Predicted 3D model of a 267-nucleotide RNA (Bacterial large signal recognition particle RNA) from an Actinomycetota bacterium. It is recorded under the gene name ffs.
[in-house]
RNA sequence: CUGUGCUAGGUGGGGGGCUCGGGGUCCCCUGAACCGGAAACCCUCGGUAAGCCGGACUGAGUACUCGCCUGCGGCCCACGUUCGACCGGGCAGCCCCCGGCAAGCAGCGUCGAUGGUCAGGUCCCGCGCGACCUGGAGCCGUGAACCAGGUCAGGCCCGGAAGGGAGCAGCCUUAAGCGGUGACCCAGGAGUGCCGCGGGAGUGCCGGGCCGGAGCCGGCUACCGGGAAAGCGCCGGCCGAGCGCGAGUCCAGGGCGAGCCGCACAG
Numbered sequence: 001c002u003g004u005g006c007u008a009g010g011u012g013g014g015g016g017g018c019u020c021g022g023g024g025u026c027c028c029c030u031g032a033a034c035c036g037g038a039a040a041c042c043c044u045c046g047g048u049a050a051g052c053c054g055g056a057c058u059g060a061g062u063a064c065u066c067g068c069c070u071g072c073g074g075c076c077c078a079c080g081u082u083c084g085a086c087c088g089g090g091c092a093g094c095c096c097c098c099g100g101c102a103a104g105c106a107g108c109g110u111c112g113a114u115g116g117u118c119a120g121g122u123c124c125c126g127c128g129c130g131a132c133c134u135g136g137a138g139c140c141g142u143g144a145a146c147c148a149g150g151u152c153a154g155g156c157c158c159g160g161a162a163g164g165g166a167g168c169a170g171c172c173u174u175a176a177g178c179g180g181u182g183a184c185c186c187a188g189g190a191g192u193g194c195c196g197c198g199g200g201a202g203u204g205c206c207g208g209g210c211c212g213g214a215g216c217c218g219g220c221u222a223c224c225g226g227g228a229a230a231g232c233g234c235c236g237g238c239c240g241a242g243c244g245c246g247a248g249u250c251c252a253g254g255g256c257g258a259g260c261c262g263c264a265c266a267g
Base pairs, nucleotide, nucleotide: 001267002266003265004264005263006262009058010057011056012030013029014028015027016026020046021045022044023043024042034055035054036053037052064259065258066257067256068255069254070253073250074249075248077246079244080243081242082241083240084239086237087236088235089234091233093232094231096227097226098225099224100223103221104220105219107216108215115211116210117209118208120206121205122204123200124199125198126197127196128195129193130192132189133188134187135186136185138181139180140179141178142177148173149172150171151170156165157164158163
C1' cells in the first nucleotide's frame, strides 16, 4: 500500500417554545436526509444530561475536530412611524345650550309692512231662549170571588093574591194600584249650546274697518358675548400590534485552510 472480516461511528443539523437544566414529541429554517412504537393533566434523562424501546442498512473516509470568511432563519434591545386599547388633563377647535346683531340667503310686505286708532272675538258676571235628562199634571190601557156602584136571569124570602124585598153568576162602570205615553203645560237638574240681550275686564293673542306709507321677521350661514364638559379633536402618560432602520446574540447551509484516523488475518 492492497484485499477480506470486524469495531467505534453514521443514517441529519439549527432556531423558537417548554423545563431548574439537557434531549424528544410541537412550530419554524435549512436540507440528498433509514423503518416501526409511545410522548402536553407529557416522554426520557441530570452539566459524564445532546433523548427512550425494537429492527434494518452502512461502516475507517466524501467521516470527525479546529481556525477564518460567508450566511437562510430565529431571539432580544433601542429608535422612528402608523394603528389600536386604557389612564389623566381641561386647551375649548368641533358638537351642545342661552343671549345679541342684522352682513348674506330664505320667508312675509305697495294685492299695503311696523305703528296708531275704532269696534269685535277669545276671558268673567247677570238675565233670557233652545236642546237634553228626571219627576209631575194630562191622556190611554188594565184593574174587585165576598167586604165598590148600576142592572140583576135562575133560585131564595114575605104575602091569600096583587105585589114587595134582599141578592149570587153574567154584563156595564169605577177606586187604590200597575203599565204606557208624556206633543203642549208645571217643577227641578247640569261635563248643555258655532243661540240672544246687557254689563265688566281689558295685559296678551286672533281676525276686521280706518289713518299712514316701507319695512317686518329671525329659520339657515357669518360675526359677538356667556355657559357646559359627556363624545370627537388636542396635550401628556402607559401598554399592545404592524412596518422600517440599527446594535447584540444563537446559527442551518456553503467556501478556504489545517489536524487526526482503530482491531484481526493474508499478500

Taxonomically the source falls in Actinomycetota (Bacteria, Bacillati). It matches the Rfam family "Bacterial large signal recognition particle RNA". Rfam classes the family as a non-coding RNA gene. Rfam's curators write: The signal recognition particle (SRP) is a universally conserved ribonucleoprotein involved in the co-translational targeting of proteins to membranes. The model forms 94% of the base pairs in the Rfam consensus.